This is a predicted structure of a 74-nucleotide RNA (transfer RNA) from uncultured Deefgea sp.
Rfam family: tRNA. The family's RNA type in Rfam is transfer RNA. Gene Ontology term of the family: triplet codon-amino acid adaptor activity.
The source organism's lineage runs through Bacteria, Pseudomonadota, Betaproteobacteria, Neisseriales and Deefgea.
The prediction has a mean pLDDT of 81.

Formats: sequence, C1' cells, structure tokens
RNA sequence: GCGCCCGUAGCUCAGUUGGAUAGAGUAUCAGUUUCCGAAACUGAGGGUCACAGGUUCGAUUCCUGUCGGGCGCA
Repeated sequence: GCGCCCGUAGCUCAGUUGGAUAGAGUAUCAGUUUCCGAAACUGAGGGUCACAGGUUCGAUUCCUGUCGGGCGCA
C1' cells in the first nucleotide's frame, strides 16, 4: 500500500427485512434478608449506537468518506 472483519452502557456482548420507549449479563448504588458481612432476591442510575455526510416519511441497521482495533497478502 491492497483486501476482509469489527467499533452499541464502566467491562463482555445481542440487536430480526429500515419502524413499538435501544436491550442482556456483569459491575456500581439503594432496598429486602442477616447479629454483621457474603450469597440470594427486588429495584434504580448509567448510551453522541466511533465521527462526518448522504439516501429515506423514518437509519444502530443501507451507501460514501474519515478515525481506531484485529487478521491476511505484498
């Protein structure tokens, strides 16, 4: 330099043919329980869906470019 894949919550990830309020586990916090903790159960907070542009009535999803990471080829 070229090709492919990935980027979504603090972390690991899911997200259907483009349409319902963007989700799970874990972590954090609160509550229940306990003599106190741990565990368990219940709840809460936490998101520029990497960034910019385009298509569309409507984009996490489709298209283009940029940035970052991984793999392969040279």